The part of an RNA shown here (small-subunit ribosomal RNA, 5' domain) has 530 nucleotides and comes from an uncultured prokaryote. The full RNA is in RNAcentral, with records from ENA. The prediction has a mean pLDDT of 85.
Context: one part of a larger RNA
RNA sequence: GAUUGAACGCUGGCGGUAUGCUUAACACAUGCAAGUCGAACGGUAACAUGAUUAGCUUGCUAAUUGAUGACGAGUGGCGGACGGGUGAGUAACGCGUAGGAAUCUACCUUGUAGUGGGGGAUAGCCCGGAGAAAUCCGGAUUAAUACCGCAUAAUCUCUACUGAGAAAAGAGGGCCUCUUCUUGAAAGCUCUUGCUAUUGGAUGAGCCUGCGUGAGAUUAGCUAGUUGGUAGGGUAAAGGCCUACCAAGGCGACGAUCUCUAGCUGGUCUGAGAGGACGAUCAGCCACACUGGGACUGAGACACGGCCCAGACUCCUACGGGAGGCAGCAGUGGGGAAUAUUGGACAAUGGGCGCAAGCCUGAUCCAGCAAUACCGCGUGUGUGAAGAAGGCCCUAGGGUUGUAAAGCACUUUCAGCAGUGAAGAAAUGCUUAAGGUUAAUAACCUUGAGUCUUGACGUUAACUGCACAAGAAGCACCGGCUAACUCCGUGCCAGCAGCCGCGGUAAUACGGGGGGUGCAAGCGUUAAUC
Numbered sequence: 001g002a003u004u005g006a007a008c009g010c011u012g013g014c015g016g017u018a019u020g021c022u023u024a025a026c027a028c029a030u031g032c033a034a035g036u037c038g039a040a041c042g043g044u045a046a047c048a049u050g051a052u053u054a055g056c057u058u059g060c061u062a063a064u065u066g067a068u069g070a071c072g073a074g075u076g077g078c079g080g081a082c083g084g085g086u087g088a089g090u091a092a093c094g095c096g097u098a099g100g101a102a103u104c105u106a107c108c109u110u111g112u113a114g115u116g117g118g119g120g121a122u123a124g125c126c127c128g129g130a131g132a133a134a135u136c137c138g139g140a141u142u143a144a145u146a147c148c149g150c151a152u153a154a155u156c157u158c159u160a161c162u163g164a165g166a167a168a169a170g171a172g173g174g175c176c177u178c179u180u181c182u183u184g185a186a187a188g189c190u191c192u193u194g195c196u197a198u199u200g201g202a203u204g205a206g207c208c209u210g211c212g213u214g215a216g217a218u219u220a221g222c223u224a225g226u227u228g229g230u231a232g233g234g235u236a237a238a239g240g241c242c243u244a245c246c247a248a249g250g251c252g253a254c255g256a257u258c259u260c261u262a263g264c265u266g267g268u269c270u271g272a273g274a275g276g277a278c279g280a281u282c283a284g285c286c287a288c289a290c291u292g293g294g295a296c297u298g299a300g301a302c303a304c305g306g307c308c309c310a311g312a313c314u315c316c317u318a319c320g321g322g323a324g325g326c327a328g329c330a331g332u333g334g335g336g337a338a339u340a341u342u343g344g345a346c347a348a349u350g351g352g353c354g355c356a357a358g359c360c361u362g363a364u365c366c367a368g369c370a371a372u373a374c375c376g377c378g379u380g381u382g383u384g385a386a387g388a389a390g391g392c393c394c395u396a397g398g399g400u401u402g403u404a405a406a407g408c409a410c411u412u413u414c415a416g417c418a419g420u421g422a423a424g425a426a427a428u429g430c431u432u433a434a435g436g437u438u439a440a441u442a443a444c445c446u447u448g449a450g451u452c453u454u455g456a457c458g459u460u461a462a463c464u465g466c467a468c469a470a471g472a473a474g475c476a477c478c479g480g481c482u483a484a485c486u487c488c489g490u491g492c493c494a495g496c497a498g499c500c501g502c503g504g505u506a507a508u509a510c511g512g513g514g515g516g517u518g519c520a521a522g523c524g525u526u527a528a529u530c
Base pairs, nucleotide, nucleotide: 001530002529003528004527006526007525008524009523010522013377014376015375016374017373018372019370020369021335026333027332028331030330031329032328035078036077037076040075041074043071044070047069048068049067050065051064052063053062054061055060056059085288086287087286094213095212096211097210098209099208100207103205104204108201109200111198112197113196114195115194116150118148119147126139127138128137129136130135155166156165157164158163170193171192172191173190174189175188179186180185181184214260215259216258221251222250223249226248227247228246229245230244231243232242233241263285264284265283266282267278268277269276270275290311291310292309293308294307313324314323315322316321341367343366344365345364349363350361351360352359353358380410381409382408383407390401391400392399393398414471416466417465418464419463420462424457429451430450431449432448433447434446435445436444474519475518476517477516478515479500480499481498485514486513487512488511489510495502496501
């Protein structure tokens, strides 16, 4: 000199853009952060509509009815493995980079082949019971895209190449050309979407290897599933990954083992560079979710807001037994020099579910707080010598503060008040045209046109008008380094100080006044890095 996730002191007008627990991976009150689908299902607790019945004050009340819109609880499906947080652990194939072969992959996508015919349960509802509660038990009954056989097998798996084994589920909309009954519907036709098996792809993930990736030798030897083989098991998959047997290997001064420290990277800071230091925000990877262990489900977890066991802690209890996990967003206590609101909205972007409408989304977008940082703007402009008054100094003549002020003229950024007013909105829906499909001018799909809406921010940005110089300057320093000097007080005292050093009666170095210098909504100090 540059820099910082900074803090402290004094001071403080506005805006934009960023950033904001670096400490206790300490403990947490409260609210919210993952749901959704009735176009899978039986149904109907609540709301609304319709219908029926009863009472009558003739437009209300009550009851019934799943008939309709919908929908609590429940079965079922998909999603809760993403998104969000933290950096405790980890010196490791964890990360970075370059390769590899023995693998899996829901949703999406390219093909191929199918979707036949049956069965028994179970939740819910109802009845009964146990318990303080959490919750649980028994009986009866019921549905499915829940579950289980059978059939079939283009394909796939296994194989001794003969054969053996393995599937499925329906739902929604429209129509009457064909068959049956004839208002119209169905086991019919058709469209859409599911389901099953399998082939490629895409995406994601698992595994292996070369090289690189801290410190200590005041750590020199380490190792028994240890190193290799055979056989078997196990996994989606190679492999001592595991087991049995056999052999005696394997690593190490090119630093094994042990100890300490640490998430890694893209990058950030500094520097002419080489380097050095760091790894906040943002992005990629990894690890963790009160501590330790375990598996279940699933395409995917050994799962932050799932389950089980043990432990510590907290809470409820009728003492028998139960409940909990903010390193999600806010917020509280504590620790600390120190770090924000128990805010708004799903309008946009993205995610989950759904045919869709839509619902959910503390992701996200916004707002609030903080000079924490960077950038920009303002606190007026011109004129004005009687060089006013006052202050300070003085050789008492004067000098300086100083064009500074006052006065006169002008302007109105920003803030204030009033008004106008973009962009962030694309879609979806509805109407309609063409094409596809079809028996079909239904329905459905694609494309185009028209139309109705959809904004948290928001009293938005921006622009216009109004009024008034009106509302807006401090901080550090002045002995040398280092820009800037005098007076008074003090008297080795009080004090200053980054280094040299000042102070013991004329202190430009202490304290104050005047004056000056430097930065400026900041200025200094401290800490840290180069």